[in-house]
Transfer RNA from Candidatus Blochmanniella floridana, 71 nucleotides, folded computationally. Rfam family: tRNA. By type it is a transfer RNA. From the family's description: Transfer RNA (tRNA) molecules are approximately 80 nucleotides in length. NCBI's taxonomy places the organism under Bacteria, Pseudomonadati, Enterobacterales, ant endosymbionts, Candidatus Blochmanniella.
RNA sequence: GGCGCGUUAACAAAGUGGUAAUGUAGCGGACUGCAAAUCCGUAUAGCUCGGUUCGAAUCCGAGACGCGCCU
Numbered sequence: 001g002g003c004g005c006g007u008u009a010a011c012a013a014a015g016u017g018g019u020a021a022u023g024u025a026g027c028g029g030a031c032u033g034c035a036a037a038u039c040c041g042u043a044u045a046g047c048u049c050g051g052u053u054c055g056a057a058u059c060c061g062a063g064a065c066g067c068g069c070c071u
Base pairs, nucleotide, nucleotide: 001070002069003068004067005066006065007064010024011023012022018054026042027041028040029039030038047063048062049061050060051059
C1' cells in the first nucleotide's frame, strides 16, 4: 500500500428492510425468622457522517477503531 472480517446496554450475545430478543450484572418488590435460591417489575443500547427507501441495526459510500491475510 491492497484485500477481507468485525463494531448493538456495564459485560456477553441474537436480530439479512417495519415494533432491538436473551443471559449475567445493577435497582425496586414478593417470598423468608434473616439470608441465599426462586419469582415479578424496571433503567441503561446499534462507532461517526452522508446516501437509497414510505420506512435502515439491516442495503450503498466515505471515515474511525480493532483483528487477520497478501505484498